[in-house]
This is a predicted structure of a 110-nucleotide RNA (Glycine riboswitch aptamer) from an Alphaproteobacteria bacterium.
Its mean pLDDT, the model's own confidence on a scale to 100, is 80.
RNA sequence: AUGAUCCCCGCGGGAGAGAUCAGCCGACGAACCCAGAAAUGAGUUUGCCGGCUGACGCCGAAGGAGCAAGCACCCCGCAAACUCUCAGGCCCAUGGACCGCGGGGGGAUG
Numbered sequence: 001a002u003g004a005u006c007c008c009c010g011c012g013g014g015a016g017a018g019a020u021c022a023g024c025c026g027a028c029g030a031a032c033c034c035a036g037a038a039a040u041g042a043g044u045u046u047g048c049c050g051g052c053u054g055a056c057g058c059c060g061a062a063g064g065a066g067c068a069a070g071c072a073c074c075c076c077g078c079a080a081a082c083u084c085u086c087a088g089g090c091c092c093a094u095g096g097a098c099c100g101c102g103g104g105g106g107g108a109u110g
Base pairs, nucleotide, nucleotide: 006105007104008103009102010101011100012099013098018056020055021054022053023052024051025050026049028047029046030045031044032043034041035040057090058089059088063086064084065083066082070078071077
């Protein structure tokens, strides 16, 4: 002095699959009805949203597991965007392998 693999941070991009069904709870709205002078309170029905539980169906790109080409081999094995779906997910949001840019760490190589 060049500064790799790799790690961390920030920004941007980033797919797939039921807004399924059933039950319970809660918020909001509407109707009915009872009490009341009124404000208001209680009950029933219904619409919609959210949460939990269960059921069936589905997705694969957090994670996890299994093997292939291949690598390694004394032993132990390692290994994908493939496969499996334990986990996770199936309106939006969140998450998201991976890609790009920037910054930091680091110090292989010349």